[in-house]
RNA sequence: GCCAACGUAGCUCAGUUGGUAGAGCAGUCCCCUCGUAAGGGACAGGUCACCGGUUCGAGUCCGGUCGUUGGCUCCA
Numbered sequence: 001g002c003c004a005a006c007g008u009a010g011c012u013c014a015g016u017u018g019g020u021a022g023a024g025c026a027g028u029c030c031c032c033u034c035g036u037a038a039g040g041g042a043c044a045g046g047u048c049a050c051c052g053g054u055u056c057g058a059g060u061c062c063g064g065u066c067g068u069u070g071g072c073u074c075c076a
Stems, first nucleotide, its partner, number of pairs: 001072007010025004019056001027043005049065005
């Protein structure tokens, strides 16, 4: 340099055909318990990497940019 995949909550990841963004863990609070790191419940937490386009409507489709990972190639 070229190609591909990926980027969604603090972490790990779902999200079907474009139609109200979710789970587990972590956090806060409550309950339970002799007690607890275990069990139950509630709450909070989001620029869906960024910019633009298509559309009545985009996490989802299209283009570009950035980043991560992998592969290929070149030089030494």